Model confidence (mean pLDDT): 76 of 100. The RNA shown here (TPP riboswitch aptamer (THI element)) has 109 nucleotides and comes from a Sphaerobacteraceae bacterium. It matches the Rfam family "TPP riboswitch aptamer (THI element)". The family has 115 seed sequences and 16,130 matches in Rfam 15.1. The sequence was found by an Rfam model in a public genome assembly.
RNA sequence: ACCGGUUGCCAGGGGUGCGCGCAGCGCUGAGAGAGUGAGUUCGAGGCUCACCAACCCUCCGAACCUGAUCUGGGUAAUCCCAGCGAAGGGACGGCACCAGCAGUAACGA
Numbered sequence: 001a002c003c004g005g006u007u008g009c010c011a012g013g014g015g016u017g018c019g020c021g022c023a024g025c026g027c028u029g030a031g032a033g034a035g036u037g038a039g040u041u042c043g044a045g046g047c048u049c050a051c052c053a054a055c056c057c058u059c060c061g062a063a064c065c066u067g068a069u070c071u072g073g074g075u076a077a078u079c080c081c082a083g084c085g086a087a088g089g090g091a092c093g094g095c096a097c098c099a100g101c102a103g104u105a106a107c108g109a
Base pairs, nucleotide, nucleotide: 001104002103004101005098007096008095009094010093011058012057013056014055017027018026019025020024033052035051036050037049038048039047040046064089065088066087070083071082072081073080
């Protein structure tokens, strides 16, 4: 200077990867749970679906998906970082409290 959101509850949407000596440990992250049940399988900690938990997001929407078996960089490896991205999709939320509160940008320390 701008601005309506912080928190709680309800509703809805979403992802769950990489590595190792693997019922454990390590990497990044807000979040990567041998969670529960069913199916499949010779069997399984595999695969698929549903549900629960945690976390995040709900148009000021980069939560998340497509592009993508993508491009450049980096790593033990991986969406690990950046690009792609002024791209295309995506749940178009509700109530209550707070306002001396919450948030964004710039400048300064």

The source organism's lineage runs through Bacteria, Thermomicrobiota, Thermomicrobia, Sphaerobacterales and Sphaerobacteraceae.